Record summary:
Predicted 3D model of a 72-nucleotide RNA (transfer RNA) from a Candidatus Pacearchaeota archaeon. Rfam family: tRNA. It is annotated as a transfer RNA. The coordinates come from a structure-prediction model, not an experiment, and the mean pLDDT is 84.
């Protein structure tokens, strides 16, 4: 240089057009003498940037960025 793949909550992944969840971690409560456990309730996201396409984009398309992997 060229091909392919990943990129979403702190973290570990789903979600492949119709206003984005789980798990695990935080914080509260409930239990307990008290701690972890267990329940149970809340918060946390401009889905890598940036353009298009569409009524409407995390998803579809181009471009760049960033790891991984292959060829050369």
């Nucleotide at each position: 240089g060229c091909c392919u793949g990943u990129g979403u909550a702190g973290c570990u992944c789903a979600g492949g057009g119709g206003u984005a969840g789980a798990g695990u971690a935080c914080u509260u409560g409930u239990u307990u003498c008290g701690u972890a456990a267990a329940c149970a309730a809340g918060g946390g996201g401009u889905c890598g940037g940036g353009g298009g396409u569409u009524c409407a984009a995390a998803u579809c398309c181009c471009u760049c960025c960033a790891c991984a992997g292959g060829c050369u």